């Protein structure tokens, strides 16, 4: 030093062809229970790694940096 991914909620991960983001575990609340645990319901949690561009509108496109994983060299 080229090449090809991956970066979304504490934690593993969806968002398929641009139209105002979601699940499963965790955590907190209620109902259960003598209690606890397991089970139901219910609400909270996100500057979609940064930064610019493109467009009426970006998690998606396009550029660059960052972190980070394979490969060649």
């Nucleotide at each position: 030093g080229g090449g090809c991914g991956a970066u979304u909620a504490g934690c593993u991960c969806a968002g398929u062809u641009g139209g105002u983001a979601g699940a499963g575990c965790a955590g907190c609340g209620c109902a259960u229970u003598u209690a606890c645990a397991c089970u139901g319901c219910g609400a909270a949690g996100g500057u979609c790694a940064g930064a610019g561009g493109u467009u009426c509108g970006a998690c998606c496109c396009c550029u660059c940096u960052a972190u980070u994983g394979c490969c060649c060299a």